[in-house]
A computed fold for a 100-nucleotide RNA from a Thermotogota bacterium, annotated as Bacterial small signal recognition particle RNA.
The prediction has a mean pLDDT of 82.
It matches the Rfam family "Bacterial small signal recognition particle RNA". The family's RNA type in Rfam is non-coding RNA gene. Its family is annotated with signal recognition particle, plasma membrane targeting and SRP-dependent cotranslational protein targeting to membrane, signal sequence recognition in the Gene Ontology. Rfam's curators write: The signal recognition particle (SRP) is a universally conserved ribonucleoprotein involved in the co-translational targeting of proteins to membranes.
The source organism's lineage runs through Bacteria, Thermotogati and Thermotogota.

RNA sequence: GGUUGGGUCCCACGCAGCGGCUGCCCGUGAACCUGGUCAGGCCCGGAAGGGAGCAGCCAUAAGCGGGAUUAGCUGGGUGCCGUGGGGUAGCCCAUCUGGA
Numbered sequence: 001g002g003u004u005g006g007g008u009c010c011c012a013c014g015c016a017g018c019g020g021c022u023g024c025c026c027g028u029g030a031a032c033c034u035g036g037u038c039a040g041g042c043c044c045g046g047a048a049g050g051g052a053g054c055a056g057c058c059a060u061a062a063g064c065g066g067g068a069u070u071a072g073c074u075g076g077g078u079g080c081c082g083u084g085g086g087g088u089a090g091c092c093c094a095u096c097u098g099g100a
Base pairs, nucleotide, nucleotide: 001097002096004094005093006092007091008090009086010085011084012083013082014081015079016078018075019074020073021072022071024067025066026065027064028063034059035058036057037056042051043050044049
């Protein structure tokens, strides 16, 4: 110096991981227009009782907050990752080889 192969480059798919949303768990959460129980008071009744039902208490809806990451969706200048396809100007690695 040459040849061949591979990497670096591009695309697709996959895998891992990161972020967002939903699902899951916990907490909180409705003066009244959710439910249950309904003190007091009110209404009906001669009475016994009954009725509607505010506050309170309990349970929750929408919502809000926190948590855990098994599931689903989604994002990408995440990855010394894998497979296939495409490239070959330059650089790097390796095999073979010619010359000095």